A computed fold for a 78-nucleotide RNA from Candidatus Giovannonibacteria bacterium RIFCSPHIGHO2_02_FULL_45_40, annotated as transfer RNA. RNAcentral records the identical sequence in 2 taxa. The RNAcentral record of the sequence draws on ENA. Its Rfam family is "tRNA". The family's RNA type in Rfam is transfer RNA. The coordinates come from a structure-prediction model, not an experiment, and the mean pLDDT is 83.
């Protein structure tokens, strides 16, 4: 030096390929209902501008191009 895979709510994961409505699901977290308290069970709500910059497009989590981190493989190595 090349090349592959991962980086999306607090937490693990889905959407990417083949772009298109207000990014979704569990757990966790508020509040309410229920209970004598609590947990469970209902019901609602908050929270991610998808690692970062830039491009293409009417429209980017998804297409490109650069780059950061995090893992693996391959090659160098007088």
């Nucleotide at each position: 030096g090349g090349g592959c895979c991962c980086g999306u709510a607090g937490u693990g994961u889905a959407g990417c390929c083949c772009g298109g409505u207000u990014a979704a699901c569990a757990c966790g977290c508020c509040u309410c209902c229920u209970u004598g308290u609590c947990a469970c069970g209902g019901a609602g709500g908050a929270a991610a501008u998808c690692g970062u910059g830039g491009g293409u497009u009417c429209a980017a989590a998804u297409c490109c191009c650069a780059u950061c981190g995090g893992g693996c493989c391959c090659g160098c190595c007088a």